[in-house]
Parts: sequence; C1' cells; structure tokens
RNA sequence: GGGGAUUGGCGCAGUGGUAGCGCGCUUCGUUCACACCGAAGAGGUCACUGGUUCGAACCCAGUAUCGCCCA
Repeated sequence: GGGGAUUGGCGCAGUGGUAGCGCGCUUCGUUCACACCGAAGAGGUCACUGGUUCGAACCCAGUAUCGCCCA
C1' cells in the first nucleotide's frame, strides 16, 4: 500500500422498513438427586463518530481493534 472482519456470555445469520438462530444462563415441570427431555424467561444504544435517506445493523466518509495479501 491492497483487501476483509467487528451484531447478547460464546459461535454466527440478517444487503434499506419491529434484530434473529444454535449453544450457554435463569426459573418451572420431570427425578430421591443429578443428567437428559419439555415449557417459560432474562440478556443487544448492531465497535466508535459524522453524513445520505421519510426511515440505516445494512449505503458513504473518517477513526479504533484484529486476521490476510503485497512490498
């Protein structure tokens, strides 16, 4: 210098119109108890700042952090 990633605790979806899935966590049921299983629930200012738009996780610019490629 080029290009990519950043979204619940973890791993990831979501390419302009209510932010979701799996695992985990909590409670309840079941059990003598634990696990499995079933039901319900909590948990997110979508890395940050600004812009575009009626409307932005999504588009644009900059910044930060972390891989990759080139020199």
RNAcentral holds the sequence, with entries from Rfam. Predicted 3D model of a 71-nucleotide RNA (transfer RNA) from Cyphomyrmex costatus. The coordinates come from a structure-prediction model, not an experiment, and the mean pLDDT is 83. Its Rfam family is "tRNA". By type it is a transfer RNA.